[in-house]
Small-subunit ribosomal RNA from a metagenome, 1391 nucleotides, folded computationally. It matches the Rfam family "Bacterial small subunit ribosomal RNA". Gene Ontology terms of the family: structural constituent of ribosome and ribosome. Its mean pLDDT, the model's own confidence on a scale to 100, is 85.
RNA sequence: AGAGUUUGAUCCUGGCUCAGAACGAACGCUGGCGGCGUGGAUUAGGCAUGCAAGUCGAGCGAGAAAGGGGUCUUCGACCCUGAGUAAAGCGGCGAACUGGUGAGUAACAGGUGGGUAACGUGCCCUGAUGUGGGGGAUAACACGCGGAAACGCGUGCUAAUACCGCAUGUGGUCAUUCGGAUCAUGGUCCGAAUGGUUAAAGGCUCUUCGGAGUCGCAUCAGGAUCGGCCCGCCCCCGAUUAGCUUGUUGGUGAGGUAAUGGCUCACCAAGGCUCCGAUCGGUAGCUGGUCUGUGAGGAUGGUCAGCCACACUGGAACUGAGAUACGGUCCAGACUCCUACGGGGGGCAGCAGUCUAGAGGCUUCGGCAAUGGGGGAAACCCUGACCGAGCGACGCCGCGUGUGGGAUUGAAGGCCUUCGGGUCGUAAACCACUGUCAAGAGGGAAGAAUGCCUGGAUGGUGAAUUCAGGAGGGACGUUACCUCUGGAGGAAGCCCCGGCUAACUCCGUGCCAGCAGCCGCGGUAAUACGGAGGGGGCAAGCGUUGUUCGGAUUUACUGGGCGUAAAGGGUGUGUAGGCGGUUGCGCAAGUCUGGUGUGAAAUCUUCACCGCUUAACGGGAAGAGGUCACUGGAAACUGCGUAACUCGAGUAUGGUAGAGGCAAGCGGAAUUCCUGGUGUAGCGGUGGAAUGUGUAGAUAUCAGGAAGAACAUCUGUGGCGAAGGCGGCUUGCUGGGCCAUCCCUGACGCUGAGACACGAAAGCGUGGGGAGCGAACGGGAUUAGAUACCCCGGUAGUCCACGCUGUAAACGGUGCGCACUAGGUGUGGGAGGUAUCGACCCCUCCUGUGCCGAAGUUAACACAUUAAGUGCGCCGCCUGGGGAGUACGGCCGCAAGGUUGAAACUCAAAGGAAUUGACGGGGGCCCGCACAAGCGGUGGAGGAUGUUGUUUAAUUCGACGCAACGCGAAGAACCUUACCUGGGCUUGAACCGCAGCGUAAACUCCUGGAAACAGGGGCUGUCGCAAGACAAUGCUGUAGAGGUGCUGCAUGGCUGUCGUCAGCUCGUGUCGUGAGAUGUUGGGUUAAGUCCCGCAACGAGCGCAACCCUUGUCGUUAGUUACCAUCAUUUAGUUGGGGACUCUAGCGAGACUGCCGGUGACAAACCGGAGGAAGGUGGGGAUGACGUCAAGUCGUCAUGGCCCUUACGUCCAGGGCUACAAACGUCCUACAAUGGCCGAGACAACGGGUUGCGAGACCGCGAGGUUUAGCUAAUCCCUUAAACUUGGUCUCAGUUCGGAUUGCAGUCUGAAAUUUGACUGCAUGAAGUUGGAAUCGCUAGUAAUCGCAGAUCAGCAUGCUGCGGUGAAUACGUUCCCGGGCCUUGUACAC
Repeated sequence: AGAGUUUGAUCCUGGCUCAGAACGAACGCUGGCGGCGUGGAUUAGGCAUGCAAGUCGAGCGAGAAAGGGGUCUUCGACCCUGAGUAAAGCGGCGAACUGGUGAGUAACAGGUGGGUAACGUGCCCUGAUGUGGGGGAUAACACGCGGAAACGCGUGCUAAUACCGCAUGUGGUCAUUCGGAUCAUGGUCCGAAUGGUUAAAGGCUCUUCGGAGUCGCAUCAGGAUCGGCCCGCCCCCGAUUAGCUUGUUGGUGAGGUAAUGGCUCACCAAGGCUCCGAUCGGUAGCUGGUCUGUGAGGAUGGUCAGCCACACUGGAACUGAGAUACGGUCCAGACUCCUACGGGGGGCAGCAGUCUAGAGGCUUCGGCAAUGGGGGAAACCCUGACCGAGCGACGCCGCGUGUGGGAUUGAAGGCCUUCGGGUCGUAAACCACUGUCAAGAGGGAAGAAUGCCUGGAUGGUGAAUUCAGGAGGGACGUUACCUCUGGAGGAAGCCCCGGCUAACUCCGUGCCAGCAGCCGCGGUAAUACGGAGGGGGCAAGCGUUGUUCGGAUUUACUGGGCGUAAAGGGUGUGUAGGCGGUUGCGCAAGUCUGGUGUGAAAUCUUCACCGCUUAACGGGAAGAGGUCACUGGAAACUGCGUAACUCGAGUAUGGUAGAGGCAAGCGGAAUUCCUGGUGUAGCGGUGGAAUGUGUAGAUAUCAGGAAGAACAUCUGUGGCGAAGGCGGCUUGCUGGGCCAUCCCUGACGCUGAGACACGAAAGCGUGGGGAGCGAACGGGAUUAGAUACCCCGGUAGUCCACGCUGUAAACGGUGCGCACUAGGUGUGGGAGGUAUCGACCCCUCCUGUGCCGAAGUUAACACAUUAAGUGCGCCGCCUGGGGAGUACGGCCGCAAGGUUGAAACUCAAAGGAAUUGACGGGGGCCCGCACAAGCGGUGGAGGAUGUUGUUUAAUUCGACGCAACGCGAAGAACCUUACCUGGGCUUGAACCGCAGCGUAAACUCCUGGAAACAGGGGCUGUCGCAAGACAAUGCUGUAGAGGUGCUGCAUGGCUGUCGUCAGCUCGUGUCGUGAGAUGUUGGGUUAAGUCCCGCAACGAGCGCAACCCUUGUCGUUAGUUACCAUCAUUUAGUUGGGGACUCUAGCGAGACUGCCGGUGACAAACCGGAGGAAGGUGGGGAUGACGUCAAGUCGUCAUGGCCCUUACGUCCAGGGCUACAAACGUCCUACAAUGGCCGAGACAACGGGUUGCGAGACCGCGAGGUUUAGCUAAUCCCUUAAACUUGGUCUCAGUUCGGAUUGCAGUCUGAAAUUUGACUGCAUGAAGUUGGAAUCGCUAGUAAUCGCAGAUCAGCAUGCUGCGGUGAAUACGUUCCCGGGCCUUGUACAC
């Protein structure tokens, strides 16, 4: 010192939360020792028991008993002692202190500083004087009586330092008179005189008996101490408490008090307090201090200390120096106890202790040894004050739980692991030591000084004081401390480990269980849950909870804000208040400075300070601490007084603009209505209609009349006004502004809580008015609905007068005033200058009103002399969102309602500005078979195929909008195969290491079996003489195999898609607080971010294009198996030959907007043309940027994790993947005559072939069969291409169309064709006659149409991939649909 949290990201505002410190604490887990502190905060609730205030015989009278001893004695009595003791009484002092508590109290209660000329003060100290002489009682006691008790009554006796007269009067006091000093509330003090009045008590010791001493007593004066009363200042919250008060405020007199005073009373007056907060309500003992904070502050008042208040509750006095008295009295009340029912007793908020309530707070301890208090002459007694001990980790402080060595064995074990290892970890073990604390034993301080006794010194032979010696004296205490003994022995936990915040892995769990201070974790790989290992922090404690301050500048005095985040009052006038121009003089209230007093102690700060071993703790010294008081000084500033000034403000004079206000009158246009004329079928209204209106004559049109309301054009970011607001013209009345002059006044000013006034629209009251418009309402439409938008009507209202309401996005979302701080450019008003004949123009000044913009400000947007800049003054307002401008209360209002204005509860945000994207039934530009223009289809039929669904033992799995569905699958009868049923195997069907044992294994034969397999037989290795070894194989064991089991949301790789769309980025620079922007935007252009120009950008990369393949032209090289023009030859390029052509396949050429013209910006480029086989990318292909879709695939493959292991592995047989009410996708064939069928005839290309292609010949109607030539291929074969041409037939029909379905008979492949192949022949001959809504493809060698080949493959395409043949139509154009690109705009969207 900050951090987390609003967003996709950013800056800001703003709240919430955390890290710190503290506590009279409590709870959870844990717990070795000591020191010092501390401990009923709730029930001022109730209390059993004991103790907490007594003492004095040196004030007084009286005076036991037990016990002991003695004498006598029947019982028993007496004497001495106990003892002048105990207990009680009279009397004195104390009991008003100490101790407890905080209920009450918002107060002179407390704090601080003063006053008392308005007072008191026992005991104590100093001084002065005195203490004479009498008297009468009374308790105790005795006797009697009452009562349960508490207690009381009567009679009688007695004493005093008890009580009462008298004397004396140092003195006091009162009255009168006089003198002096001093002061000012009433005076005070000193002195003198006269008169009145007022005291006392004795005890003890000594005595030379005279007296002396001492303790007392009395009076007075003084002191000290402690109090009473009064005053200034300070001291909580609420205005949703605004008025309070009758002894109230004052006076006079009296009473009362120690004393002032309405303190009390009588009379008189009518005052007193209050927005600087009275009164009322709530809360609370106050302070020194304590906690926190850098401080200013905030919170708090436990322990300790000062003051106050209280003592069961309320009231009252008595005694006394002092009380209205905690352990006194009286009365009343509540509670409780005793009772003989008549009546009595009690007061723990003293110390212990108990009950209750509570999260929660101790022993019914020891001692008066110390300190202090009361009494006493003293000894001494009393003292739950106090000193100590006990209990509680409640706090602070200190100590310990060991120290050193010890790894070439990093042991065992745990945990993790990539299986190599890592880690716990020098940690342990082991070796060598030490001895704090605890335990036991022994020793052993200080706290002790007085006082007493004896002696001495001094002194007056005294007292007091002092010295020496002596006896006695400690609760704590088995003290602290020291030594010894033995031995590492008896002594470590708690919290945390996702970020904040130091610390990470495994397992379990699977939005479950749970965690959480905030953000948030957990839905199968959780560093966030639970456990473990490891780590971090603190440590006899650690966490949690609660509370306070801090962080929070989040109430802002220090130190905040209000255009848009919360926040400027709707506006003015103005009261109180706050603030206030220039100069001189004075005063000294504020201010500054010096001194003095005080601010108790403790606390706090400081110290090489001192004492406990240290520290905590304690002692000492110094300092600090104030809105304090008194006093000396200064005079700048503020203030006050006074004298002046003119620039602020006002006034005057002369001009001037204006929808400023109020009232009265007037005007024309329009609308509607009424009357009349003309006129006829519609009008009106809408996106389109309908309701409505019209033949009873509308609309339209002409003329006349009536009514009300509003004032077009001018009209303008023009004007006026404080705001609301103000708009035809004229007149009257009236407010304000501006300009010029600078006459007059002389600070008269600014702001403004309350108050008062004004205040749009709507609304309310009364009375008018009512044309148009028009809430409500009615009707018609629209719509899923339509209580709306649109249409037809229409009432309040809108208008006027008077009154009320008092609110608006009453907004510039910006309070008012003054001053200062660059400019530029419009516009309204005025003035001056210049100029002119004059008016303009131009320049300057003042005053309004706009725009742009510098500095500056701002979170940014923006503001910027009209500030949101820089300052001053005053007012209003804000303090997270919601609840809520709500409730209650008050005030206002006729009402509606307004104004003032909360809380409970709830959330972690709500919000501002800007950024990037995305989106919009926003805009602009552009593209694409996107639409349009065309051609052909799908959707209807039958079939094929895929999918869904259903079924099933199984119908294996995956793919699901485009971008799943003739997809994975380029081919499921077995196999494939993953599914089902059944039969088997378990180191296994395949791979591989090691150890042990056995034997060759393979192969073949037989038996069983559906097969797998099982059982049996046969047969044999290499090297070596042999033992044995090697290789192979079987069995056993162990490492480990295997899994098309799960997770494509753990992954790699591959793929689809946007999209072959033109985009996607980076470096440096610049701009911005930042996210980001710029570049990549703009003007053109392109198929293209293609190119050009411009530009705070300059460059670059991935994409585009090009390079690659193919095709189109030509050249060249090469001609076999291809070709054949010329020459021969032939049925045939068959052969010789040729190298021209075609073709093949190598190398080249060619096209580049290169040329011309035009357009364009002298550009890029576009348009047209020439040449050319080809022209502007020539056609086609391959090639797919950054990324998106958690897109698809764990079942191609690879792979993490999880799961199975005599099974989820593996082998085999059979079945299934081929099922079939239904639905969808993709295709094939058709519905026919541009056709079907029959005959004849013509022309391809790509390809494939030795387990193969298979010519030819023969057989079969045919599928095919038999036989076999040729061909490892430009050679042979597949291989007759088909549409087409031509001839014939059919004649519009369910047909000579169409071929489904079914029957029979066959062929081929294959172990095998039943479930379930293809093909052939004959027979059969279904639906279907061009297809609803909707929808698909295609822009040229394309669509359409026709056939061919190939992959897969034993066999099995209507699918797929290729190939060639024939070969169109249309595109005006970009409004619309879909998709996309760029720019821009709005956004409360960001899965």